Transfer RNA from a Saprospiraceae bacterium, 75 nucleotides, folded computationally.
Lineage of the source: Bacteria > Bacteroidota > Saprospiria > Saprospirales > Saprospiraceae.
The coordinates come from a structure-prediction model, not an experiment, and the mean pLDDT is 80.
[in-house]
RNA sequence: GAGGGUAUAGCUCAGUUGGUUUAGAGCGCUGCCUUGACAGGGCAGAGGUCCACAGUUCGAGUCUGUGUAUCCUCA
Numbered sequence: 001g002a003g004g005g006u007a008u009a010g011c012u013c014a015g016u017u018g019g020u021u022u023a024g025a026g027c028g029c030u031g032c033c034u035u036g037a038c039a040g041g042g043c044a045g046a047g048g049u050c051c052a053c054a055g056u057u058c059g060a061g062u063c064u065g066u067g068u069a070u071c072c073u074c075a
Base pairs, nucleotide, nucleotide: 001074002073003072004071005070006069007068010027011026012025013024019058029045030044031043032042033041034040051067052066053065054064055063
């Protein structure tokens, strides 16, 4: 330098052909209950501008372009 993959919660990930209120799961975190106290268990809760900026569309996490980060292959 060329091509390709990935980017969603603190971490690991799902999200179907673009479709409706509120974007979910597991682990973790917070509070309460249970215990003499832990551990374990039960109940409840918080936490996201879906990498950034544009575009298409009535409607974008999902499609398109550019950029950024990271990984792989080739030179």
Annotation
Its Rfam family is "tRNA". By type it is a transfer RNA.